[in-house]
Context: one part of a larger RNA
């Protein structure tokens, strides 16, 4: 001297664009973060309508007891219309995105390599199909348990829900074959035989789903080279351990699992044990080499109250699924139930410390729909903090009777000091009043949280904005009083014990300025 997700003291005028629980992966009160599709489906309920039960009734007629009776009202049943609205069934998403670094010294990461060992939902592109049948389960009706959470029994029913059957190659699996390639298992293209497997419709006239097949992208799995922190005051370690054979298993190779054989594997080129840590692109520092580090942005990894398990799925061993245990909180009618913020606010806790329980889906993106449209605490905003970086103002030119006060003195005057006052002047920011965007494109219209903001014009006013540190060397900045090795300072050297440029206070001055020290940590 630089840097910082910074803390602390004194101060503190605005704008822009960043950044903000480093500590307890502690515990959490609310909201709200992940749903949508009626062009899958059956049902409800709206609404529109026929028939019109009951009731009321203008009015007539009356023997006063009652009779007719336009009209309103609209039960039950029927049918229709849809631009409606949705608990259930059923697609699809809820494996994205979003959070945190607890765990890992690992093929985790990071770079290059394999994959003749592999998988891929929705998207392109190619080909071929889309035949015919059935039995259920929700909703629903009833009947029943239970405080609740939730179920239990009967019964009716639809589907793109399930299930069989039919078709069946360029598929799969077996057997026989011919080319041809490869480091090896072995791959590739061709024939032939035998076996088995598939679909769902929907609106309603052009579309979009379905199924099976090759192939492409995207996205994932697996292997393996090299490289990735201390300590030997850790020296031996290892029994599914290392290897084969055979068999299960996976999308797919493995001891990945199981059975049997054999006795191996690893290690001073530091195993194994113990600490410590997410890794990298980068970031800081430095002339580089090199140390440090991994906050905020990207990329992979792991975790989602602890531990264990699978289950659906094309993908998960699945934060806002599900099941077992535990801990811990709630709710109970004591039988039993409910819940998981390391998602965005928020709230107690801990700590030297770290925001709003805010506003929009206008933009970009996503996720679902054929669309319109819905949901989105991703995301654009806005608010809170000088926590950083960057800019801008706190006026600007004239102005010497060198006022007046302050401090100093050799009492002559030096200093503060063109500073003030005084006077002309300007409008940055400031207040005030018109004016007002771009971000808006798809696709004609329509659409903007941010916002009457940013920006542009008048008015008005110097009016509302300067402070911190330090002045012995180091190291720019000096004297006067008080104090007397006390009070105190001090980063080192050191100062202070009666003229202290080193304590304190004042004046002066230097430094840097919306900041300035100080204290931590790194180069």
């Nucleotide at each position: 001297g630089g840097a910082c997700g910074a803390a602390c003291g004194c101060u503190g005028g605005c704008g822009g664009c960043g950044u903000g629980c480093c500590u307890a992966a502690c515990a959490c009160a609310u909201g709200c973060a992940a749903g949508u599709c009626g062009a899958a489906c059956g049902a409800a309920g709206c609404u529109c309508u026929g028939c019109g039960a009951u009731a009321c009734a203008a009015g007539a007629c009356u023997u006063c007891g009652g009779u007719c009776a336009a009209g309103u009202u609209g039960a039950a049943c029927g049918g229709a219309u849809g631009a409606c609205u949705u608990a259930g069934u059923g697609g699809c998403g809820g494996a994205c995105g979003g959070g945190u670094g607890a765990g890992u010294a690992a093929c985790g990461c990071g770079u290059g390599a394999g994959g003749a060992a592999c998988c891929u939902g929705c998207c392109u592109u190619u080909c071929a199909g889309u035949g015919g049948g059935g039995g259920a389960c929700a909703a629903c009706a009833g009947u029943u348990g239970g405080a609740a959470a939730c179920g239990a029994c009967u019964g009716c029913u639809a589907a793109u829900a399930c299930c069989g059957c039919a078709u069946a190659a360029u598929g799969u699996a077996u057997u026989c074959u011919g080319a041809c390639c490869g480091c090896a298992u072995g791959a590739u293209c061709g024939g032939a035989a035998u076996a088995c497997c598939a679909a769902a419709g929907a609106u309603u006239u052009a579309u979009u789903g379905c199924u099976g097949a090759a192939a492409g992208a995207u996205g994932g799995c697996c292997u393996c080279g090299c490289g990735u922190c201390u300590g030997a005051u850790u020296a031996g370690a290892u029994a599914g351990u290392u290897g084969g054979u055979g068999a299960g298993g996976u999308a797919a190779c493995g001891g990945c699992c199981c059975a049997c054989c054999a006795a191996g594997u690893c290690g001073a080129c530091g195993a194994u044990c113990a600490g410590u840590a997410g890794c990298c692109g980068g970031a800081c520092u430095g002339a580089g080499a090199g140390g440090u580090u991994g906050a905020a942005c990207g990329g992979c990894c792991a975790c989602a109250u602890u531990g264990g398990g699978a289950c659906u799925g094309a993908g998960a061993u699945a934060c806002g699924g599900c099941c077992c245990a535990g801990a811990c909180u709630c709710c109970u009618a004591c039988g039993g139930g409910a819940g998981g913020c390391a998602g965005c606010a928020g709230u107690g806790g801990g700590g030297a410390a770290u925001a709003u329980u805010g506003g929009g889906c206008a933009a970009u993106g996503g996720g679902g729909g054929a669309a319109a449209c819905c949901c989105u605490g991703a995301c654009c905003c806005a608010g809170c903090a000088a926590c950083g970086c960057c800019g801008c103002g706190u006026g600007a030119g004239g102005g010497a009777a060198g006022a007046a006060g302050g401090u100093c003195u050799u009492c002559g005057g030096a200093u503060u000091g063109u500073a003030a006052a005084c006077u002309c002047c300007u409008g940055u920011c400031c207040u005030u009043a018109g004016g007002g965007a771009a971000g808006a494109a798809a696709c004609a219209a329509a659409u903007g949280a941010c916002g009457g903001u940013a920006c542009c014009u008048g008015a008005g006013g110097a009016g509302g904005a300067a402070g911190c540190u330090c002045c012995g060397g180091c190291u720019a900045a000096c004297u006067a009083c008080g104090u007397g090795c006390c009070a105190g300072c001090a980063g080192c050297c050191g100062c202070g014990g009666u003229a202290a440029u080193a304590c304190g206070u004042a004046g002066g001055g230097a430094g840097c300025g919306a900041g300035c020290g100080u204290u931590g940590u790194c180069c």
About this RNA: This is a predicted structure of a 523-nucleotide part of an RNA (small-subunit ribosomal RNA, 5' domain) from an Oscillospiraceae bacterium. Rfam family: Bacterial small subunit ribosomal RNA. Its family is annotated with structural constituent of ribosome and ribosome in the Gene Ontology. The organism belongs to Oscillospiraceae, within Bacteria.